The prediction has a mean pLDDT of 80. Predicted 3D model of a 73-nucleotide RNA (transfer RNA) from an uncultured bacterium. Its Rfam family is "tRNA". It is annotated as a transfer RNA.

[in-house]
RNA sequence: GGGCGAUUAGCUCAAUGGCUAGAGCACCUCGUUUACACCGAGGGGGUUAUAGGUUCGAGUCCUAUAUCGCCCA
Numbered sequence: 001g002g003g004c005g006a007u008u009a010g011c012u013c014a015a016u017g018g019c020u021a022g023a024g025c026a027c028c029u030c031g032u033u034u035a036c037a038c039c040g041a042g043g044g045g046g047u048u049a050u051a052g053g054u055u056c057g058a059g060u061c062c063u064a065u066a067u068c069g070c071c072c073a
Base pairs, nucleotide, nucleotide: 001072002071003070004069005068006067007066010025011024012023013022018056027043028042029041030040031039049065050064051063052062053061
């Protein structure tokens, strides 16, 4: 320098173009316990990397950029 892939909650990941973006773990509160843990009930937390475009409608499609990983030279 070229090619491919990934980027969504604190972490690991889902989500046919039709939604008010979900799950597990983690966090908080309550119950339980002498207390902690486990367990049970509930709760908070998101600019879907950034910027544009297509569309009635974009996490999803297109373009550019950034970061990371792999391959080639």